RNAcentral holds the sequence, with entries from ENA. The RNA shown here (Bacterial RNase P class A) has 390 nucleotides and comes from Bilophila sp. The prediction has a mean pLDDT of 75.

């Protein structure tokens, strides 16, 4: 210089004009509503009702001020938790997520340190119980794709067929052996050397690779080292079903609490009904209607739940880190058919010689920790590969 690999951090600024949605501070000559006192005029005249003026106090509009007002992902709703209702002796099937070890966390399928296996020249990146319990799949090509398999090949036995250089040789037919070579294929039952055999074969053997069993040592563990046995040589696919361990109660802020109109229905008392010869008082029946007057639920509306939180920044200190602790500080939307906005001017950053022209992916809804995917474009660390040059 070029190429790369990993973490971080940003996501246009600053001014003015009209506007939107909380919040606070005045509270004005304002409106409205409602609630407590006075006063006056009318009705009944028995303690009251209605109407006006004025006080005053409380919410609401309007109006004036001063602050605040979307993200790294708000987004996918994929885990996992807070919070709230309901459900719940205690087991157990079912389903469902999850899967090396240890550690973090509030928990986790996140995150950290570590094993083990792949892949890269390297920083560095991917990946995780079990295929030797069982069942299932394993395209195309090949003869065979799973308690193997015989196309070419090799090799052995018959041969009443055929050829010659005729006691044999070859070839052809029949039966058998063979996985050592060829050939298919992503994959064909370990590897090389000896022995052995008709010709092969772990059939023997001897290193070597792998598995299983055992031992020793190192390590919390995963697991890594040595020995020593066994000729055991065992394909791939669990995100096909399936074993085998751990978890897992359901719905969600439209959860949920609360206050509470019209109108219709429900209760509940009194009064009006009948009968005890009329009246009262009291009893009994009906319990249908109507009238008052209470009551208690739903509904519209409002209210909360709401936003300061396992919160963020900076320092010490523990720890390989993920984190944890102790101080200091700082405060950052809370809508509800949903506010967070529009236009203008500079300046900044791309492109272009100007003139001009572009600026992502995106939009908060009960809150939080994660992950997953979008993203124009800039900024920093650490690091790894080539090439130059001193």
């Nucleotide at each position: 210089g070029g190429a790369g690999c990993c973490g971080g951090a940003c996501g246009g600024g600053c001014u003015g004009u009209c506007g939107c949605c909380g919040c606070g501070u005045g509270u004005g000559c304002g409106g409205c509503a409602g609630g407590c006192g006075c006063g006056c005029g009318g009705c009944a005249c028995a303690u009251g009702c209605c109407g006006c003026g004025g006080g005053u106090c409380u919410g609401c509009c309007u109006g004036a001020c001063g602050g605040g007002g979307a993200g790294g992902a708000a987004a996918g709703u994929c885990c996992g938790g807070g919070c709230u209702u309901c459900a719940c002796a205690g087991g157990g099937c079912a389903g469902g997520a999850c899967g090396c070890u240890g550690g973090g966390c509030a928990a986790u399928u996140c995150c950290c340190a570590g094993g083990a296996g792949g892949g890269g020249u390297g920083a560095c990146c991917c990946u995780c119980g079990g295929a030797a319990a069982g069942c299932g799949c394993c395209a195309c090509a090949g003869a065979a794709a799973g308690c193997a398999a015989a196309c070419c090949g090799c090799c052995c036995u018959g041969u009443u067929c055929c050829g010659c250089c005729u006691u044999g040789c070859g070839g052809g037919c029949a039966g058998g052996g063979u996985a050592a070579g060829g050939g298919u294929g992503a994959a064909a039952c370990g590897g090389u050397g000896g022995g052995g055999u008709a010709a092969g074969a772990g059939c023997c053997u001897a290193c070597c690779a792998g598995c299983c069993g055992g031992c020793a040592c190192g390590g919390c563990g995963a697991c890594g080292u040595g020995c020593c046995g066994g000729g055991c040589u065992u394909g791939g696919c669990a995100a096909g079903c399936c074993c085998c361990g751990u978890c897992c109660g359901a719905a969600g802020c439209a959860a949920g609490a609360c206050c509470a109109a019209a109108u219709a229905g429900g209760g509940a008392a009194g009064c009006g009904g009948g009968c005890c010869g009329g009246c009262c008082c009291g009893g009994c029946c009906a319990g249908a209607c109507g009238c008052u007057u209470c009551c208690g639920g739903g509904u519209a509306g409002g209210u909360u739940g709401c936003u300061u939180g396992a919160g963020g920044g900076c320092a010490u200190g523990g720890g390989c880190a993920a984190c944890c602790a102790u101080g200091c500080u700082c405060c950052u939307a809370g809508a509800g058919g949903a506010a967070u906005g529009a236009c203008a001017g500079c300046c900044g950053c791309c492109c272009g010689c100007a003139a001009g022209g572009g600026a992502a992916c995106a939009g908060a809804a009960c809150c939080c920790g994660g992950c997953u995917u979008a993203c124009a474009g800039u900024c920093c660390g650490a690091c790894u590969c080539c090439c130059c040059g001193a």